[in-house]
Context: one part of a larger RNA
RNA sequence: CUGGGCGUAAAGCGUGCGUACGCGGUUUGUUAAGUGAGAUGUGAAAUCCCGGGGCUCAACCUCGGAACUGCAUUUCAAACUGGCAAGCUAGAGUACUGUAGAGGGUGGUGGAAUUUCCAGUGUAGCGGUGAAAUGCGUAGAGAUUGGAAGGAACAUCAGUGGCGAAGGCGGCCACCUGGACAGAUACUGACGCUGAGGCACGAAAGCGUGGGGAGCAAACAGGAUUAGAUACCCUGGUAGUCCACGCCGUAAACGAUGUCAACUAACUGUCUUUAGACUUGAGCUGUGGGUAGUGAACCUAACGCGAUAAGUUGACCGCCUGGGGAGUACGGCCGCAAGGUUAAAACUC
Numbered sequence: 001c002u003g004g005g006c007g008u009a010a011a012g013c014g015u016g017c018g019u020a021c022g023c024g025g026u027u028u029g030u031u032a033a034g035u036g037a038g039a040u041g042u043g044a045a046a047u048c049c050c051g052g053g054g055c056u057c058a059a060c061c062u063c064g065g066a067a068c069u070g071c072a073u074u075u076c077a078a079a080c081u082g083g084c085a086a087g088c089u090a091g092a093g094u095a096c097u098g099u100a101g102a103g104g105g106u107g108g109u110g111g112a113a114u115u116u117c118c119a120g121u122g123u124a125g126c127g128g129u130g131a132a133a134u135g136c137g138u139a140g141a142g143a144u145u146g147g148a149a150g151g152a153a154c155a156u157c158a159g160u161g162g163c164g165a166a167g168g169c170g171g172c173c174a175c176c177u178g179g180a181c182a183g184a185u186a187c188u189g190a191c192g193c194u195g196a197g198g199c200a201c202g203a204a205a206g207c208g209u210g211g212g213g214a215g216c217a218a219a220c221a222g223g224a225u226u227a228g229a230u231a232c233c234c235u236g237g238u239a240g241u242c243c244a245c246g247c248c249g250u251a252a253a254c255g256a257u258g259u260c261a262a263c264u265a266a267c268u269g270u271c272u273u274u275a276g277a278c279u280u281g282a283g284c285u286g287u288g289g290g291u292a293g294u295g296a297a298c299c300u301a302a303c304g305c306g307a308u309a310a311g312u313u314g315a316c317c318g319c320c321u322g323g324g325g326a327g328u329a330c331g332g333c334c335g336c337a338a339g340g341u342u343a344a345a346a347c348u349c
Stems, first nucleotide, its partner, number of pairs: 003321004007303002012317001014201004022193002025088007033081002035077008049065006091191001092188004096183004103177007110154001115149007125136002162169002206247006215241002220236004258316006266294007274286003278281001299304001322349003331342004
């Protein structure tokens, strides 16, 4: 090395695009690299194996045979793999017409609410809690009416609803833009799958520069609670949360389930297409694509999974190999930093 695994026991990279590699539909012809068969040469001796012989036997020695599963040359075969040539349309893609959608970006715009400010009415409380107090208020608060400013988020609709590769996406309008699906034709003709490196995207927090700052709120201050209370509760409150540009690159980035393809009982809901018949209906019966709930077989240690598989198979990648030490040290690479990534050992059980 040959093994066994990866939903929950160790183990699927956060996600995609894609280079090399690996793998690859169907038909005909050709080739003969792989492949199969034959021949020739070689494959030293000893050893191993088989059959004899010699030491009283054996070990040992010795003779013969076989073997040396290999390599080279050559002849033949052509099913499969590969190469070459020419085709095909079932994979993949393009064109056309439509459909649904919080998919992305930019710019506008709307109302409710909170807060603050101004003005009116009005008077002694307000606020907060388990109870209080800190706090606010006779310099007129809270309440209420009118007005103004500003920021952030978009109630209802709203849904095991939708869209997106993932992260994620929710008022309304316009513009720009990506993808998906359906239908009926036409076209290209294997153009495909996976993907080490690589590249791109990537919640929140955090960082840099400049803005912005209503509410909320790490830190911090005060009041309570308590034996204490560096907390939970309360009153305040700064970074931050928001915007632009640039970094960071991590999450229980989860379906804890890699991507692609094929096949394998049924039933129910829902979203969105489409076809048909009529009795024209909020109807019925099919069809395609999603998304959920049951469930046969199978699988599973069990739980459970079950056409959206964890079933039966194939292709390719990633990863695991007792616990701790440790996702740490050292070194490399990346980063402004915080840190990230790659990643041990001693020792110990």

Predicted 3D model of a 349-nucleotide part of an RNA (small-subunit ribosomal RNA, central domain) from an uncultured prokaryote. The RNAcentral record of the full RNA draws on ENA.